[in-house]
Predicted 3D model of a 110-nucleotide RNA (SAM riboswitch aptamer (S box leader)) from a marine eukaryotic metagenome. The prediction has a mean pLDDT of 82. The RNAcentral record of the sequence draws on MGnify.

C1' cells in the first nucleotide's frame, strides 16, 4: 500500500508494585478496593485443519462451489463506542445537542 471490520462478548484467579486510558491538544475517566507488564484462564471467529449437509461432477470417486456449525493451529482481544471531541456536511437550535462524511489510529488478511 490494498481490503474488511472496529456501540456485542470476555478474570472476585497468581506473580509484581505505580501509573494508565496510541501520539498532540482539550475534556472526561481508571487505578494501594492494585495501574502497566508477565503467567493462566477466557472471548471472539479475521486466516482456517478435521467434520456435516447440499450442488457440481463421476462409471464410481478426486477436484471445485455454497451454507450452517465447530474450536486443534495462527493472530486478535478481555473498562467506558477506538472514553469523547479536534476537519467537513446536515437539522434543531442560538452557542449548544444530534445526526453524519473524513482523517488519525487498532486488528485481521493479502
Nucleotide at each position: 500500500c490494498u481490503u474488511a471490520u472496529c456501540a456485542a462478548g470476555a478474570g472476585c484467579g497468581g506473580c509484581u508494585g505505580a501509573g494508565g486510558g496510541a501520539a498532540u491538544a482539550g475534556g472526561c475517566c481508571c487505578u494501594g478496593u492494585g495501574a502497566a507488564g508477565c503467567c493462566c484462564a477466557g472471548c471472539a471467529a479475521c486466516c482456517u485443519a478435521g467434520g456435516u449437509a447440499c450442488c457440481c461432477g463421476u462409471a464410481a470417486a478426486a477436484a471445485g462451489g455454497u451454507a450452517g456449525a465447530a474450536a486443534a493451529g495462527g493472530u486478535g482481544c478481555u473498562a467506558a463506542a477506538u472514553c469523547c471531541u479536534a476537519c467537513g456536511g446536515a437539522a434543531u437550535u442560538u452557542a449548544a445537542u444530534u445526526c453524519u462524511g473524513a482523517a488519525a489510529g487498532a486488528u485481521g488478511a493479502g